[in-house]
RNA sequence: GUGCAACAUCGUUCUAUCGCCGGGAGAGAAGUCUCCGGGAGGAAAGUCCGAGCAACACAGAGCAUCAUACUACCUAACGGGUAGGCAGGUUUGGGAAAAGCCUGACAGAGAGUGCCACAGAAAACAACCGCCUGCAAAGGUAAGGGUGAAAAUGUGAGGUAAGAGCUCACAACCCGGCUUAGCGAUAGGUCGGGUGGGUAAACCUUAUGAGUUGAAAGACCAAAUAUAUCGGAAUCAAGGGCUGCUCGUCCGCUCCGAGGGGUAGGUCGUUUGAGGCCUGUCGCGAGGCAGGUCCUAGAUUAAUGAUAGAACGGCCUGGUUUCAGGCUGACAGAACUCGGCUUACAGAUGUUGCACUUUU
Numbered sequence: 001g002u003g004c005a006a007c008a009u010c011g012u013u014c015u016a017u018c019g020c021c022g023g024g025a026g027a028g029a030a031g032u033c034u035c036c037g038g039g040a041g042g043a044a045a046g047u048c049c050g051a052g053c054a055a056c057a058c059a060g061a062g063c064a065u066c067a068u069a070c071u072a073c074c075u076a077a078c079g080g081g082u083a084g085g086c087a088g089g090u091u092u093g094g095g096a097a098a099a100g101c102c103u104g105a106c107a108g109a110g111a112g113u114g115c116c117a118c119a120g121a122a123a124a125c126a127a128c129c130g131c132c133u134g135c136a137a138a139g140g141u142a143a144g145g146g147u148g149a150a151a152a153u154g155u156g157a158g159g160u161a162a163g164a165g166c167u168c169a170c171a172a173c174c175c176g177g178c179u180u181a182g183c184g185a186u187a188g189g190u191c192g193g194g195u196g197g198g199u200a201a202a203c204c205u206u207a208u209g210a211g212u213u214g215a216a217a218g219a220c221c222a223a224a225u226a227u228a229u230c231g232g233a234a235u236c237a238a239g240g241g242c243u244g245c246u247c248g249u250c251c252g253c254u255c256c257g258a259g260g261g262g263u264a265g266g267u268c269g270u271u272u273g274a275g276g277c278c279u280g281u282c283g284c285g286a287g288g289c290a291g292g293u294c295c296u297a298g299a300u301u302a303a304u305g306a307u308a309g310a311a312c313g314g315c316c317u318g319g320u321u322u323c324a325g326g327c328u329g330a331c332a333g334a335a336c337u338c339g340g341c342u343u344a345c346a347g348a349u350g351u352u353g354c355a356c357u358u359u360u
Base pairs, nucleotide, nucleotide: 001356002355003354004353005352006351007350008349009348010347012311013310014309015308016307017306018305020039021038023036024035025034026033027032041331045342046341048340049339050338051337052336053214054213055212056211060247061246062245063244065210066209067208068207069206070084071083072082073081074080085106086104087103088102089101090100091099092098107205108204112203113202114199115198116197128145129144130141131140132139133138153171154170155169156168157167158166172195173194174193175192176191177190178189179188180187181186218268219267220266221265227259229258230257231256232255233254239251240250241249242248275294276293277292278291279290280289281288282287312329313328314327315326316325317324318323
């Protein structure tokens, strides 16, 4: 320098004129006028999680349903994040180890039930070819071959009619004991026992957790009024709330509908926050602590814009020390707030890792 991968930041700026919304100050009897500040994002999107906040009068139990699931830590909390462990993949390497990067829907298969297509003799009660014994019929066998993702743990030796953990040695895996390191998940060593496997984004089991609704939540003020009529239920019950169901508990002498009539204007919630920025310090890190500084939309048929010029970035053409001209700047728009996740995104900048090349 190039390529690949991951992560982070920015993602237009300035001036002028006019226009819109809100705040502050002043003047005016009022309409209004003058001045000073502010005004859409990194995702505002999705509505997938978590929470703040509000209502359900109050307090529960069981079942159902759903979610999470290696360890430690961070956080208001989370299905989020950080670091580590284990497993798998990939790069480098002759190969292995190690290292880097990536992925993990990572509790349990000795609680139980299922499933493993096709191929193959057979997917766990195995015997097609083969091998051994035998005249044959038949018997024995699971070492070799074939099929398959997977065929009764592997290598070597002994043994055998031929073979087989049949026996032995060394391994692999599973279960358990002791011990070393570690907060822990785990890793190493050693001893004993055992030997079909996979699958739980299959049913299931275990542990932990989850009330519902949602700002059109809710609170307050104002205004208006007709139950004329019809049907049904009930007479301490119907009906209703908490809650998807049951128990429980509470309200409750009226309730549920059809039809018809009146009113629907305004204020709060509503933006000072688990807030932003800077510095120092502790920590591998996510983050914590301390100090300083700032106030940065609050609309409600819904504002936050338009025009012109310049600058910056990118592309193309010509020219080339300079430069000139043209085109162009993505995804996208707050409506209670915040922390995450996911998705979209022209272009610019930076950090880390790996590979290659060049120079010193």